[in-house]
RNA sequence: GCCUUAUCAAGAGCGGUGGAGGGAACGGCCCGAUGAAACCCGGCAACCUGUCCUUAUGGAAAAGGUGCCAAAUCCGGCGGCAAACGAAAGAUGAGGA
Numbered sequence: 001g002c003c004u005u006a007u008c009a010a011g012a013g014c015g016g017u018g019g020a021g022g023g024a025a026c027g028g029c030c031c032g033a034u035g036a037a038a039c040c041c042g043g044c045a046a047c048c049u050g051u052c053c054u055u056a057u058g059g060a061a062a063a064g065g066u067g068c069c070a071a072a073u074c075c076g077g078c079g080g081c082a083a084a085c086g087a088a089a090g091a092u093g094a095g096g097a
Stems, first nucleotide, its partner, number of pairs: 002096007013041001015040003021031003026076003042069003047065003051060003073089001078086002
């Protein structure tokens, strides 16, 4: 990289280093020297493992493995007159060839 599947409108710093970029790509629209990316610390959440309660469904907690911490997955692009909604694409987890 590919396949299956679940989720994606909630949540998360007035910290340190760092110095110009970032929001997947494209088109927009935004964020950024009142400090971007990245790293550290901190935090959120609860998909997997473990733990506790429960007959079970389920619940609690958050030790470990991931993930995440502007804006709905920031919005649009395809279907639908249009709106709702859905698809595609993407992201993350778990499983698989």

This is a predicted structure of a 97-nucleotide RNA (SAM riboswitch aptamer (S box leader)). The prediction has a mean pLDDT of 85.